[in-house]
Formats: sequence, C1' cells, structure tokens
RNA sequence: AUCGAAAUAACUCAGUGGUUUAGAGUGUUUAAUUGAAAAUUAAGACGUCGUUGGUUCAAAUCCAGCUUUCGAUA
Repeated sequence: AUCGAAAUAACUCAGUGGUUUAGAGUGUUUAAUUGAAAAUUAAGACGUCGUUGGUUCAAAUCCAGCUUUCGAUA
C1' cells in the first nucleotide's frame, strides 16, 4: 500500500429492519438468610449500540466516509 474482519453495560458476548421502544453471564450496590462469612434468593444501578452522514414510514441491524483494533498479501 491492497484486501478482509471487528467496535453493543466495568469485563466476556447475544441480538442482522418493527412486538425485547437493548438483553444474558460475570462483576457491582442494597435487602433477606448466618453467631460471622461463603453460598443462595430478591430488588436496583450501570449503554445516547465507535463516530459522521445517507436509505427507509421505521436503523444497534442496510449503505458510504472517518477513527481504533486484529488478520492476510506485497
């Protein structure tokens, strides 16, 4: 330089146009339980889905640019 893939919660990931007007596990906070912990149970908080535009009645999801990361080729 060219080509391809990825970016969603503190971490690991799912979700591929509308009924989940964003979810799971781990973590975290509070409560119950315990002599106290651990484990368990219940409830809560944490996301403008990398970013800027476009398409569409409707975009985390489709298209393009940019940024970052990874891989392949030279």

This is a predicted structure of a 74-nucleotide RNA (transfer RNA) from Phaeocystis jahnii. It is recorded under the gene name trnF. Rfam family: tRNA. About the family: Transfer RNA (tRNA) molecules are approximately 80 nucleotides in length. Its family is annotated with triplet codon-amino acid adaptor activity in the Gene Ontology.